About this RNA: A computed fold for a 71-nucleotide RNA from an Actinomycetota bacterium, annotated as transfer RNA. Model confidence (mean pLDDT): 80 of 100. Taxonomically the source falls in Actinomycetota (Bacteria, Bacillati).

[in-house]
RNA sequence: GCGGGUGUAGUUCAAUGGCAGAACAGCAGCUUCCCAAGCUGCUAACGCGGGUUCGAUUCCCGUCACCCGCU
Numbered sequence: 001g002c003g004g005g006u007g008u009a010g011u012u013c014a015a016u017g018g019c020a021g022a023a024c025a026g027c028a029g030c031u032u033c034c035c036a037a038g039c040u041g042c043u044a045a046c047g048c049g050g051g052u053u054c055g056a057u058u059c060c061c062g063u064c065a066c067c068c069g070c071u
Base pairs, nucleotide, nucleotide: 001070002069003068004067005066006065007064010024011023012022013021018054026042027041028040029039030038047063048062049061050060051059
């Protein structure tokens, strides 16, 4: 330099055009003499910039980061 892949919550992962979910973690409460465990609730995310569309995490273009391959 060229090609391909990945990017969603603090972490690991879902969601293939129509309200962004789960688990663990965090916080609060219940329980307990205390801690842990358990139960209930809450907070919190679509890498960035454009385009298409009534509507985009999803499709298209660019860009950034990381990974793989080629040179």